[in-house]
Formats: sequence, structure tokens, C1' cells
RNA sequence: CUUAUCAAGAGUGGCUGAGGGGACAGGCCCUAGGAAGCCACAGCAACCUGGUCCGAGAACCAAGGUGCUAAUUCCUGCCCAGUGGGGGUAGAUAAG
Repeated sequence: CUUAUCAAGAGUGGCUGAGGGGACAGGCCCUAGGAAGCCACAGCAACCUGGUCCGAGAACCAAGGUGCUAAUUCCUGCCCAGUGGGGGUAGAUAAG
């Protein structure tokens, strides 16, 4: 850079000690009944991989490689419409 997906799913313990939820802004949330970070083990199953099945697709199983484990990507911003909606921008993840 390109393509695809983003309404689901999934946590405990230890260290540490005040922030965090991608950037900016406006909200709204989480947090000393410990935020973020690091470590350990665990879990989930998004993509790749392997297998079963199969005309193909789909489905199911495993959990090896990345990934992920508050809230729709937490919501909104731009455009169309003009209650609710849709499409984008940007971002995240995977493959090339």
C1' cells in the first nucleotide's frame, strides 16, 4: 500500500501506585473494593494454519502463528436523509 472483518466471545494471581477508554474536540464511562504498565498461567476464536465434512460454499473440531480478553471501534464530529437510519473518514486485527 491492497483486500477482508469490526453488533458476538473471553481473567485470575503477583509487582506497582494514578490514571485510563487510539489522535484532536465534545460527551459518557472505568478506576485506591487499585487505573495504565510488566510478569505468570489461563481463556476467547477474528484472520492464517491443520483436520472432518462437502460438487462448491457453508458448517464443525483443534489451538500451532499473530491477535484479543469493560461498555458497538463506548457514542458523536464528514456526507445523504432529516426522530430512530445509511454511507464514509480515521483506527484496530489478519493475510499478501

The RNA shown here (SAM riboswitch aptamer (S box leader)) has 96 nucleotides and comes from a soil metagenome. RNAcentral holds the sequence, with entries from MGnify. Model confidence (mean pLDDT): 82 of 100. Its Rfam family is "SAM riboswitch aptamer (S box leader)". Gene Ontology term of the family: regulation of gene expression.